[in-house]
RNA sequence: GGCCCCGUCGUCUAGUGGCUAGGACAACAGGCUUUCAAUCUGUAAACACGGGUUCGAUUCCCGUCGGGGCCA
Numbered sequence: 001g002g003c004c005c006c007g008u009c010g011u012c013u014a015g016u017g018g019c020u021a022g023g024a025c026a027a028c029a030g031g032c033u034u035u036c037a038a039u040c041u042g043u044a045a046a047c048a049c050g051g052g053u054u055c056g057a058u059u060c061c062c063g064u065c066g067g068g069g070c071c072a
Base pairs, nucleotide, nucleotide: 001071002070003069004068005067006066007065010025011024012023013022018055027043028042029041030040031039048064049063050062051061052060
């Protein structure tokens, strides 16, 4: 340098055009407990970035950035 794959809450992950973007763990608050742990309830938290297509984009297309693989 060429080709291919991937990028979603703090972490892991579901979502293949109309979702309030869901779940698990973690965090925080509360209940229970003499206290802690465990457990129960609740809360906050995400679509890498820019552009395009579309009535509508996390999803399709192009580019950039980052990560991985193969080739040179």